Description:
A computed fold for a 74-nucleotide RNA from a Clostridia bacterium, annotated as transfer RNA. Rfam family: tRNA. By type it is a transfer RNA. Its family is annotated with triplet codon-amino acid adaptor activity in the Gene Ontology. The prediction has a mean pLDDT of 81. The sequence was found in a public genome assembly.
């Protein structure tokens, strides 16, 4: 230089053909249980969905520029 794929909670990842409030397990607290740890239940905090623009009524999804990380090619 030139295709490719991934980026969503602290970590690991879902999220269909753009539509109600963005989710799961995992960890953290808190509260039951127990003599007390665990384990095991309930629940509760935590997200501007990599950035920045646009398209729409309405974008995590579509589309432009960008930025990282991996991989192929040269």
């Nucleotide at each position: 230089g030139g295709g490719g794929u991934u980026u969503u909670a602290g970590c690991u990842c879902a999220g269909c053909u753009g539509g109600u409030u963005a989710g799961a397990g995992u960890a953290u607290c808190a509260c039951g249980u127990u003599g007390a740890c665990a384990u095991c239940g309930u629940g509760a905090g935590g997200g501007u969905c990599g950035a920045u623009g646009g398209u729409u009524c309405g974008a995590g999804u579509c589309c432009a520029u960008u930025a990282a990380a991996c991989c192929c090619c040269a």